[in-house]
Context: one part of a larger RNA
Formats: sequence, structure tokens, C1' cells
RNA sequence: AGCGCACGGAGGAUGCCUAGGCACCAGGAGCCGAAGAAGGACGUGGCGAACAACGAUACCGCCCCGGGGAGCCGUAAGCAGGCAUUGAUCCGAGGAUUUCCGAAUGGGGAAACCCAGCUAUCGUAAUGGAUAGUUACUCUCAACUGAAUACAUAGGUUGGGUAGAGGCAUACCAGGGGAACUGAAACAUCUAAGUACCCUGAGGAAGAGAAAACAAUAGUGAUUCCGUCAGUAGCGGCGAGCGAACGCGGAUUAGCCCAAACCAAGGAGCUUGCUUCUUGGGGUUGUAGGACGUCUCACAUGGAGUUACAAAGGUGUUUGGUAGGCGAAGAGGUCUGGAAAGGCCCGCCAGAGCAGGUAAAAGCCCUGUAACCGAAAUCUUGCACCCUCCGAGACGGAUCCUGAGUACGGCGGGACACGUGAAACCCCGUCGGAAUCCGGCAGGACCAUCUGCCAAGGCUAAAUACUCCCUGGUGACCGAUAGUGAAGCAGUACCGUGAGGGAAAGGUGAAAAGCACCGCGGAAGCGGAGUGAAAAAGAACCUGAAACCGUGCGCUU
Repeated sequence: AGCGCACGGAGGAUGCCUAGGCACCAGGAGCCGAAGAAGGACGUGGCGAACAACGAUACCGCCCCGGGGAGCCGUAAGCAGGCAUUGAUCCGAGGAUUUCCGAAUGGGGAAACCCAGCUAUCGUAAUGGAUAGUUACUCUCAACUGAAUACAUAGGUUGGGUAGAGGCAUACCAGGGGAACUGAAACAUCUAAGUACCCUGAGGAAGAGAAAACAAUAGUGAUUCCGUCAGUAGCGGCGAGCGAACGCGGAUUAGCCCAAACCAAGGAGCUUGCUUCUUGGGGUUGUAGGACGUCUCACAUGGAGUUACAAAGGUGUUUGGUAGGCGAAGAGGUCUGGAAAGGCCCGCCAGAGCAGGUAAAAGCCCUGUAACCGAAAUCUUGCACCCUCCGAGACGGAUCCUGAGUACGGCGGGACACGUGAAACCCCGUCGGAAUCCGGCAGGACCAUCUGCCAAGGCUAAAUACUCCCUGGUGACCGAUAGUGAAGCAGUACCGUGAGGGAAAGGUGAAAAGCACCGCGGAAGCGGAGUGAAAAAGAACCUGAAACCGUGCGCUU
């Protein structure tokens, strides 16, 4: 030195565990903000820092209303001192306080700081000072003023406004912009894709929506979403690829209001009998309707209503939520064991044998579970009442009205599954530019017939999409190199000028019973003693693999 055996050190794999995650389901909720948000800074405790909580009324605090019933003063032990059956701590509803920064808004500013004006009060001999309130901008309304310029207007000043501003849930939605990699086995039309990304705006959903729609000789009857039709018809360097609709079956259902004609009142203008404006009535459609004219019935025993169709509130009751309450049956015997919930032997409950805990594996020990019960306050669902609102119809066909720089056309684009194509339908730019019910649009160029519909104004719940968040539940999801980056004080430590990047790190034991005392040692530590079932569980703590490093013995060289 090698090999082997035995015993160790070091190391932290493996096994077991779970305090944390992940993915879903059901219900709820889906906004907060000048009444100052989100997010922070700084403070607040008898005793250093931190987290959490709170805000100069400041360590779970103040007031009040409920619940609850014996201990409590957070994590967090300890010391000191207190509170509590006159009901504390704790849980829930409502309220008060809530420094400074932050849209930040009196002015400034290098966020958490500096410096002011006005009013009221306090204070000083006086100045300085203190407290409370108020003072940004825009919009809107009102009043008072007020130029060039006579009336006026612009402008100004003051007052009112629960008006806006900012945040976010990296989700969902609508709109305005809008790539490239890639695919086409290259690449340019095309694709990727109207995707990613940027901006704006809104809501709990958004958007769409009550036919100038489809269809086809038969019919349907707003919109949205799902299944199918169908990878069909089509589009396409007819390449790669893109890709409907009708119809049918479902989910959910809800329809309305203006403009105009005409009438009335009021105002303005001037050419003095017209024009125009405002308000109210009227009226809302395609079988054309309405105005207009004539006629009939009707004023509440009726109908409707807070979600569009007008709009505001109250009372009662009810459903559910935000604290809770009650809740059956073995402290059975015996064996093993440190410990019984395990084995054996006997019982009992069950509308409860879901689950968690208890010294191993408990229906009957504890918390619970099934069933049942419960709210002063606040929110919520439905209902009732109070309340609020409300005219219909027929006939006539002369006159009037029925959304104009609109529809449509040329040119250039976009969007439609549809790449200009025979290219309709829809939208935009530009240049032209109708008809008016004897009217107009559509049915995939266009024309005729036929059929359907009535544009150029507006509102509208539900079915649908999503999940920062709350409650309950589930898992052939993970189990500490996994599962969130984060199971431990993690977006931390650390890195970077910055944008940004971004960790590692779980386990004594049933219970600290966490080794009093003695010895060696400067200490670390070790040996006794003691605790414990175990200390080869001693905090560098469950198990404790391998690499790696040793000690003893044997064999070989």
C1' cells in the first nucleotide's frame, strides 16, 4: 500500500410525516376614490429589534348593540404590574378616532419635507406662537359685473355641485392602432393574425338586439350562447392553407321610446302676418301607419310599475348571510406495552360509522357530525299594502307627415369564409348626388315577374365570458431538488446605476420532563448522575444510504 472482517467519523440520500401549494366544483361578491383610495413612511407596549395589530383616543385600543361564559393582558417564554360573574379576553353588526406622504388638490418639493394667505378662538407687554376650518384645476348651474364697440358678447369675480381627476384583477369586454419569427419544406400574393403588443373606455358582465332580416312558391319571426349542418358549399401562387350560411335540435325569453305632420302657451325677428326657437300635448308603422274629419265606448270593481318601456319613497312580513346554541351511545373487563384507541371477552347509540385530536389503530374520551333551533344591528330574496302612473276603437281617403349632403354611383381602400373575381350585402376616404307612398330597399353582377321588408334616431333583462376576493366542498394532484419563486418574517437576503434578476433554508420528545449535582478541561466538549419507552432522541436533535476519512484484527506484497 492493497483486499477482507469489525467498529467509527463525516454526509444528508431514502422511508414516514405536513404546517404549504396545485387543479377544480357549488354558492356569494365583482369595485375602491376629493366624505381623500390603492399603496406606503413614521410612530404607538412598563421591559432591545421584528412580524402582526393599531393611529397622538395609537400593541387587537374608544363608544354602542348582540353572541358567549371563565379565564385574560398577540407571536412570546420571563420579570414587574394589572383586568375579569357589576360578565373580562374572545366572536359578529354599526359608529368614533384615523399623524404624514400618495390623484394629493393653499404654494413649493429631491414622496413621507419646507413655507404660506384668510376666518374664528387662544396666548404674549409686543413680535414670534397654538388650535379648528378653509384656500388646486376643469366642467356645470346661478348671481353680480364687464372691453375693443352703443346695445351686446368675450372676459372677470363670487357662490352651489356626494360632477371629473387616481387606483386596479397581469382575468373577462368593446373600440382605435398593429408586428415578426413561422408555414408555404426557398420566397414576394398568402399564412402566422387582426394573434402578440400599445392606447382609450366601460361593466359586473360587456357587446348585440326588436327586420329596409331570412327564405323560396312552403314558411320563419329581435339579440346572444351551445350542439349539428360540416371540414360540407366555397375561397386559395386553386399552393400552404382558410372556411361559412340556410335549416334542424336546445338554453333563455320582453319588448319599447323619440323625430315629423297637427294643436296650445311663451319668447325672438322683422317686411305686421309670416319665419323661427323653447316647453307641453299628439304620434311611432308596412295588411302601410299617423296627422286631419266623423262617430262609438270609457275615468277605475280595471291595468301597469322601480330592469328598458315615467319616477321617488315608506311600512309589514318572509328567504338567506354576517356571531352562535343544542346535540345519542363504554372514564366496560382483561392481555401486551412507556402509553390502548390494538388483541380477546362483554355491552350500547345511530336521521350522527364525514373528519380531526387524544402517549399506537376510538361510532360511544374531546372537538365535532346528522337532525333541530337562533339575530339587538346591518345587508339581501320574494310577497303584500301604502304610493305612483295610465284612455281605447271604427269609418273616410281629398290634403299633410313618416329621419338628406342621406341612399346610391365613379375612383381608392377595408371588412364579409369570399385574395377583384360575374362580387352582391356592410364600412371608410374623395368627387358627384336621388325618390317621398302612384314611394323606397333587399332576395350574391344586372333586368323583368314574384316574394320579403321600411334605412339614413334611441333604449333594453335573461340565457353567455372571466375570477383579485369570501364561504363550503372535492381530488387514480405534489409531499420539501416535488408542489407557488416563496411550507421558516420571501419578492426577503443577495446581485445590478437602472429597468430588472432572485435564492437557500421543514421534522427532539407523548409531554421540556431541554440533563439538578459531581469530575476532567481555559473553553469547546467529554465522563458520571438524573429525566425519558428510547439520549446510538441532547436541541449541529426522526430515520440516517453512498461518495470521502479513519481505528483494530487477518491475509498478501